[in-house]
RNA sequence: GAUUGAACGCUGGCGGUAGGCCUAACACAUGCAAGUCGAGCGAGAACGCACUUUCGGGUGUUAUUCGAGCGGCGGACGGGUGAGUAACGCGUGGGAAUAUGCCCUUUAGUGGGGGAUAACUCGGGGAAACCCGAGCUAAUACCGCAUAAUCUCUAUGGAGUAAGCCAGGGACCUUCGGGCCUUGCGCUAGAGGAUUAGCCCGCGUUGGAUUAGCUAGUUGGUAAGGUAAUGGCUUACCAAGGCGACGAUCCAUAGCUGGUCUGAGAGGAUGAUCAGCCACACUGGGACUGAGACACGGCCCAGACUCCUACGGGAGGCAGCAGUGGGGAAUAUUGGACAAUGGGCGCAAGCCUGAUCCAGCCAUGCCGCGUGUGUGAAGAAGGCUCUAGGGUUGUAAAGCACUUUAAGUUGUGAGGAAGUCAUAGUUAUAAAUAAUGAUUAUGAUUGACGUUAGCAACAGAAUAAGCACCGGCUAACUCCGUGCCAGCAGCCGCGGUAAUACGGAGGGUGCAAGCGUUAAUCGGAAUUACUGGGCGUAAAGCGCGCGUAGGCGGCUAAGUAAGUCGGAUGUGAAAGCCCUGGGCUUAACCUGGGAAAUAGCAUUUAGAACUGGCAGGCUAGAGUCUUGGAGAGGGGAGUGGAAUUUCUGGUGUAGCGGUGAAAUGCGUAGAUAUCAGAAGGAACAUCAGUGGCGAAGGCGACUCCCUGGCCAAAGACUGACGCUCAUGUGCGAAAGUGUGGGUAGCGAACAGGAUUAGAUACCCGGGUAGUCCACACCGUAAACGAUGUCUACUAGCUGUUUGUGGAUUUCCGUGAGUAGCGCAGCUAACGCGAUAAGUAGACCGCCUGGGGAGUACGGCCGCAAGGUUAAAACUCAAAUGAAUUGACGGGGGCCCGCACAAGCGGUGGAGCAUGUGGUUUAAUUCGAUGCAACGCGAAGAACCUUACCUACUCUUGACAUCCACGGAAUUUAGCAGAGAUGCUUUAGUGCCUUCGGGAACCGUGAGACAGGUGCUGCAUGGCUGUCGUCAGCUCGCGUCGUGAGAUGUUGGGUUAAGUCCCGUAACGCGCGCAACCCUUAUCCUUAUUUGCCAGCAUUUAGUUGGGGACUAUAAGGAGACUGCCGGUGACAAACCGGAGGAAGGUGGGGACGACGUCAAGUCAUCAUGGCCCUUACGACCUGGGCUACACACGUGCUACAAUGGGCAGUACAGAGGGAUGCGAAACCGCGAGGUGGAGCGGACCCCAGAAAGCUGCUCGUAGUCCGGAUUGGAGUCUGCAACUCGACACCAUGAAGUCGGAAUCGCUAGUAAUCGCGGAUCAGAAUGCCGCGGUGAAUACGUUCCCGGGCCUUGUACACACCGCCCGU
Repeated sequence: GAUUGAACGCUGGCGGUAGGCCUAACACAUGCAAGUCGAGCGAGAACGCACUUUCGGGUGUUAUUCGAGCGGCGGACGGGUGAGUAACGCGUGGGAAUAUGCCCUUUAGUGGGGGAUAACUCGGGGAAACCCGAGCUAAUACCGCAUAAUCUCUAUGGAGUAAGCCAGGGACCUUCGGGCCUUGCGCUAGAGGAUUAGCCCGCGUUGGAUUAGCUAGUUGGUAAGGUAAUGGCUUACCAAGGCGACGAUCCAUAGCUGGUCUGAGAGGAUGAUCAGCCACACUGGGACUGAGACACGGCCCAGACUCCUACGGGAGGCAGCAGUGGGGAAUAUUGGACAAUGGGCGCAAGCCUGAUCCAGCCAUGCCGCGUGUGUGAAGAAGGCUCUAGGGUUGUAAAGCACUUUAAGUUGUGAGGAAGUCAUAGUUAUAAAUAAUGAUUAUGAUUGACGUUAGCAACAGAAUAAGCACCGGCUAACUCCGUGCCAGCAGCCGCGGUAAUACGGAGGGUGCAAGCGUUAAUCGGAAUUACUGGGCGUAAAGCGCGCGUAGGCGGCUAAGUAAGUCGGAUGUGAAAGCCCUGGGCUUAACCUGGGAAAUAGCAUUUAGAACUGGCAGGCUAGAGUCUUGGAGAGGGGAGUGGAAUUUCUGGUGUAGCGGUGAAAUGCGUAGAUAUCAGAAGGAACAUCAGUGGCGAAGGCGACUCCCUGGCCAAAGACUGACGCUCAUGUGCGAAAGUGUGGGUAGCGAACAGGAUUAGAUACCCGGGUAGUCCACACCGUAAACGAUGUCUACUAGCUGUUUGUGGAUUUCCGUGAGUAGCGCAGCUAACGCGAUAAGUAGACCGCCUGGGGAGUACGGCCGCAAGGUUAAAACUCAAAUGAAUUGACGGGGGCCCGCACAAGCGGUGGAGCAUGUGGUUUAAUUCGAUGCAACGCGAAGAACCUUACCUACUCUUGACAUCCACGGAAUUUAGCAGAGAUGCUUUAGUGCCUUCGGGAACCGUGAGACAGGUGCUGCAUGGCUGUCGUCAGCUCGCGUCGUGAGAUGUUGGGUUAAGUCCCGUAACGCGCGCAACCCUUAUCCUUAUUUGCCAGCAUUUAGUUGGGGACUAUAAGGAGACUGCCGGUGACAAACCGGAGGAAGGUGGGGACGACGUCAAGUCAUCAUGGCCCUUACGACCUGGGCUACACACGUGCUACAAUGGGCAGUACAGAGGGAUGCGAAACCGCGAGGUGGAGCGGACCCCAGAAAGCUGCUCGUAGUCCGGAUUGGAGUCUGCAACUCGACACCAUGAAGUCGGAAUCGCUAGUAAUCGCGGAUCAGAAUGCCGCGGUGAAUACGUUCCCGGGCCUUGUACACACCGCCCGU
């Protein structure tokens, strides 16, 4: 995708047409479904008529009719169901040993008798069903007799049949009933036909071998019986057969077919409706009758069930049509009619017919129609959405103009009807005008459906649309709600606060009186592969031979005709499919004709290429013989040396042995070591080799014996003898088993020592089975080339083993092996590549997602261990192969970095400062959390800041814009209050103007709105950190690869560098590196004040004149580029050394941070989506808190002292800052500081004394003249205010601390260390931060290791990428 006898959910206008218990072959109430014939018979009823009557009735006759009975035909058809059946059941094609009622044709006949018996009557029994006895009676009922054969049986005679009835009728006869004749219907016998049925055979017809043997009437024969008929169908006897790997037997399942569904086909699935066959009729068995049955609505027996019963006994069979219960997801009316078609009976009319034809129910399927049409932009309202403009629903609606199919109402109205009957003709038969048949005309009459179909009229847009879906597959997108919840889901998957995936809505898409879902079948699926697949590594080659059946088979010439090919004939039912006509308005549907039925089966005919069969020939396949060759091929017997161990003896003394380190162990009873001798077992060093041999497993000292295979060369011979091989059979490593030996070494188990958290292990010292031999089992291995065997063909090159030919030191051929590359080709790739995984052929084995599982059960084998054969339930959505890019590795190679090492100084211990965690609290606001949070945001919390807490207040608001009204703004004082604020009160009338007003500002009012340091850094922008100043990251075109991707970017050198050079299927570009920028180091030029002062003057003083030389300042230049020389290197890049130079190899420092990573940090800098609050999560204000304190950590300061502390004197910076400022001199104070106010918006003045240093004195190793915490007292300064909670100063006090455990940090030169100075923030408040200069080291052998990083390579089961994945308990 197509389909369905479907079911379920939602919805539902009409018609046509088809279909409708797939489940319980479960049980059934009720009604109907098989009767008919009076022209077979007796009896009866009764209208009429006639006679009669006692008026009750009786008798006769007849059109008609008849419950029941006798008799005939039919109940074997029609209808239902699919339980059974794996079968001659069915399908197809044949066959001979048969029967056949009714039907057709034909032949002959239908004569004459008899005795009964139902019904009925009477009697009896029984509840009933029904039965019994006696009596009467008929027949087309029954029984003889006669007659018969082209019949049947016997085979010599002989024996075996019949029935009448209706109608009509002129002669003749009559007992008046009729006989007789004729027609018709019957009956008997025979022959033929048709139809139907029975029987036999070939072929086809599900799964299982975890069913391998089955069979005694079994197989055959003879004889008999039986049947319609053949036959072990049955019986007796005889024989021992028959079936089976081409699947018997057994088990399971199943009605079969035409067909149906699907599919391009081949196939696969299926067997409802329709049609053919079979089987069954409550279950099992049996026969009777009959033409036909072993019988659905017949009988008998048994059983189960149900019902009736008077308990003695009876009745029943819906798998007929309706219907009921039950089962089930599920399947209809207890309808009408025999009008049509068909059937039974009948001469017929007719009767019967739940067959059938119709109607009813059901959207169950298929088909058709409708639910309006045109116009209509103000693009209405409403809805939804929005970037607020709009967009969309949408010409959709409304409005206007039309139409009336279908439904509705009214009317009209075919066809399905052919026949039948009556009358009148014609004709056939006949003697006939009866009768009967055929036919013509006229008349009458037959419709369930049916209120039919159709047609006409009427009215009005009026009565008629839903369902599913919208993440991808797959056509169709947004909003809201929800927040891994609720839920969705066919697969992938969606949902954890912005869900096109859940639920709702708007919109859209698809189909449409239906739409979805579920179930089922086929397809796609080449995913069982016949068409049309595979097996080195994905599942898959048996461990290897031999070999049976089977399959396949070399060259050649004849004949054969089984296969094969062509023709013809028969069959292949109808329906269906297909083609082409026709009929319903169309279609579905119905119907005529044709084709087809490719196939198949049967018969026949023709051909002989190929295959087969038969019988000949050949030598290329295969084999035999001869001569040689190599070899760890196999078996047996013997021999040898080296080594280990043990034993004996000698020498000799304290250890040996073993390990990462040890210990157990051995040893003073003498080990180990060493020498000599002896014993015993096992294995065979060197040679030795991608060397050899063997089918594989496997085989290695030497000699002998036995023996298999292989190869080469040259001939001769046989003449297809061949290849493969299910079952079978043999061999088959190691381990293991049995019996008996043997045992040197090694060594499962075992115990001991170590290791370890443990260590039933790895390591060590011992040691039993075993390893060895003989015999017998086992039968498996990663038994691997993970590659079955055989044959043929298809470029080359190189090595090697062993033959052989020609040359003859070398070389060239040709065989058989064995290895390495490699073309074409193949392969998913890896790879294979004459030893194929290439191209073909033959045969065998094996595979069909992963797990369960090579397991269970069963069978077979085995002494056992176990082997072999070999499932299912259940479960998952994967499992797997090859290759790619990364990442990772206690993989490898190369390289770098204060990474280690070498050094110097610290931290970790003390006290304090500061930050964090924790705890506490009303609050201790929030954020930052490995490196990359923690002296971080914070360049500075007493109030403020401030976001937190407490208490008190405000509600258009502290802040912005708009509107209206009022008022200048502003301000003094008092009172209340903690203040915000509130109430009084004083002063004040401003600015511009076109004279209308306007602009600020304040107050009041209403609403739009403000406001939020509330949440989400995992919705974001921006900014930042980090890897990392590491050297990397990409792109275009080209090339290679099926592709992911690769190449470039790898390689050889070199560099700080993907820096540069060379090479190179690559060639180039870009972002990074470097450079350009700032600063510093040298010089030059210019400039010269507030800076400088060499020379000249002048001075206490660069103070002044003067000068520009110097310093300095600040502008512009120069300079450094591996430029030069030598060496190394590849004539390269570059490196090493040197010269010159202030500086030398990026001179020092800074700014500068590739592609990206970490959902890294920040919604509290700012901005911003969404959410949340709105008399509060907003705003104001008071006080408090952020400063708490058992504790833990980070970062610092000060120390522990003599390279020091203290005191005194004395020298030298740089870079900065200064107006709400820096603040000099002078004076006061011990001091912090105060008074003071010069100068200075600064090269001028001030901060401002630099300190370490140097000189001198003192201290003398002590808790000190070290250290300064803590505390007391009394002060200074800032500020509205130092209580919580500031800094500083003075006096006093004088804690811990004597160099710091494990661990850990920084630094490679003007660096570390050490010393002071300044600045930002700031009223005040640095041990922090950012800068500045002074003094000024040590060390680097080197890259093994730790950490981090770069490049190449390798492995990977990782890809959230080793902080991975994953296993066991």
Small-subunit ribosomal RNA from an uncultured prokaryote, 1369 nucleotides, folded computationally. Rfam family: Bacterial small subunit ribosomal RNA. Its family is annotated with structural constituent of ribosome and ribosome in the Gene Ontology. The sequence is in RNAcentral, with records from ENA. The coordinates come from a structure-prediction model, not an experiment, and the mean pLDDT is 84.